The prediction has a mean pLDDT of 82. Transfer RNA from Candidatus Peregrinibacteria bacterium CG_4_10_14_0_2_um_filter_38_24, 72 nucleotides, folded computationally. The sequence was found in a public genome assembly. Rfam family: tRNA. Rfam describes the family as follows. Transfer RNA (tRNA) molecules are approximately 80 nucleotides in length. Gene Ontology term of the family: triplet codon-amino acid adaptor activity.
[in-house]
RNA sequence: GCUGUGGUAGCUCAGUGGUAGAGCACCACCUUGGUAAGGUGGGGGUCGCAGGUUCAACUCCUGUUCACAGCU
Repeated sequence: GCUGUGGUAGCUCAGUGGUAGAGCACCACCUUGGUAAGGUGGGGGUCGCAGGUUCAACUCCUGUUCACAGCU
């Protein structure tokens, strides 16, 4: 230098055009003599960044940045 994969909640990850989700973690309550476990509810996201296409984009296209792998 070229190619590929990936970047989504504090962490690990879903989500292939139509209101952004799960598990764990966090907070409150229930349960217990108390703790753990269990149950119910809640908070938390400008979907890496910037443009484009579209009535509508996490999703499609372009550029760019970071990480990993491969090639030279």